[in-house]
Molecule: transfer RNA
Organism: Acidimicrobiaceae bacterium
RNA sequence: GACGCGUUAGCUCAGCGGGAGAGCACCGGAUUGUCGAUCCGGGAGUCACGGGUUCGAAUCCCGUACGCGUCGCCA
Numbered sequence: 001g002a003c004g005c006g007u008u009a010g011c012u013c014a015g016c017g018g019g020a021g022a023g024c025a026c027c028g029g030a031u032u033g034u035c036g037a038u039c040c041g042g043g044a045g046u047c048a049c050g051g052g053u054u055c056g057a058a059u060c061c062c063g064u065a066c067g068c069g070u071c072g073c074c075a
Base pairs, nucleotide, nucleotide: 001071002070003069004068005067006066007065010024011023012022013021018055026042027041028040029039030038048064049063050062051061052060
C1' cells in the first nucleotide's frame, strides 16, 4: 500500500430499516451476627466521526480515524 473484518453502557457482547438491549461491574434495599452468596430495584449511551439515501438510519451507501487479520512492496 491492497483486500477483508471490526468500532453499540465502565468491561465483554447481542441487535443489522421503525421500542437501543443482555451478562458482568457499579449504586440502593431485603435477607444474614459480619463478609460473601441469593433476591428485588436503580443509574449509566453523541450506537467512532463527517456526509449521503430514505417518511424514518446503530442498521444501507461514500469518505475519514482507530484496531485486528491476510497478502504485497522497500531494505